[in-house]
Context: one part of a larger RNA
């Protein structure tokens, strides 16, 4: 821009895309049919493995330079708390992302190929074929997944809108189940959209300070005094949380701007 008013929501499915499936084993059928024996099936039903494809993160594992803890050297005078050394090294680890983890990957129908048939003449017979009618593949078309009305044959249904514009949309702002930019989705005070606070949940693993104990060391003739790694208590602590659940408008979504309809009247 078109689709002959403008919109919102939901569809139809012309037409496209897909390989979404491939393969093997076991059990039953059955030691049956068959066969003198030796041997030895199938139809049908059930279970599983591997490969490929798609999806997911409750479990398991990985990562997890958010986070928590241990520890070495050194520096900040000491404690506490930190900087640097690959995240200094090491032990854990939520969310997220993931595979080594989990889930799915039916079936049926149509038309056929080779081929097998029915009826059947030409050709009194015979013949699956000449007329006619069946059966029959991992192949083919549907059934399955995705896109899809610019499908110019421009489709359908429901509803909304009657002019300083309406319905509706955009800008803008707070955001993410989305994301290269656009787009998409949620929210904007009639508000829990994000931040923050609190509670729950979760990760580390018991903080500092104080109190008690204490190997050992120093001083002292002795009585005793001082220092002291470490242990215990306070303490299921302390610290932390990109995630989840809940509560609270404390902070920010303030205030606004623009676009946008034919006929009839």
């Nucleotide at each position: 821009c078109g689709u002959u008013g403008g919109g919102u929501g939901c569809c139809u499915g012309a037409g496209g895309g897909g390989a979404a499936g491939g393969u093997c084993c076991c059990c039953u059928u059955a030691g049956u049919a068959c066969g003198a024996a030796a041997g030895g099936a199938a139809c049908a039903g059930g279970g599983g493995g591997c490969c490929g494809c798609g999806g997911c993160c409750a479990c398991u594992g990985g990562u997890g330079u958010a986070c928590c803890g241990g520890u070495u050297g050194u520096c900040c005078g000491g404690c506490a708390g930190g900087g640097c050394a690959u995240u200094g090294c090491c032990g854990g680890g939520c969310a997220g992302c993931u595979a080594c983890g989990c889930c799915g990957u039916g079936u049926g129908g149509g038309a056929u190929a080779a081929c097998c048939g029915c009826u059947g003449a030409a050709a009194g017979c015979a013949u699956c074929u000449a007329a006619g009618c069946g059966g029959g593949a991992a192949g083919u078309c549907c059934u399955c997944c995705c896109c899809g009305a610019g499908a110019c044959g421009a489709g359908g249904c429901a509803c909304c809108c009657g002019a300083a514009u309406a319905a509706g949309g955009g800008c803008u702002c707070c955001c993410g189940u989305a994301g290269a930019a656009g787009a998409c989705g949620g929210g904007g005070u009639u508000g829990a959209u994000a931040g923050g606070g609190c509670c729950g949940g979760g990760g580390u693993g018991u903080a500092a300070g104080c109190g008690g104990c204490a190997a050992g060391g120093c001083c002292g003739c002795a009585a005793g005094g001082c220092c002291g790694a470490g242990c215990c208590g306070u303490u299921c602590a302390g610290c932390c949380c990109g995630c989840c659940g809940g509560c609270c408008a404390c902070u920010a979504a303030u205030c606004g701007c623009c676009c946008g309809a034919a006929a009839u009247g």
Annotation: Large-subunit ribosomal RNA, domain VI from a marine sediment metagenome, 265 nucleotides, folded computationally. The RNAcentral record of the full RNA draws on MGnify. The coordinates come from a structure-prediction model, not an experiment, and the mean pLDDT is 83.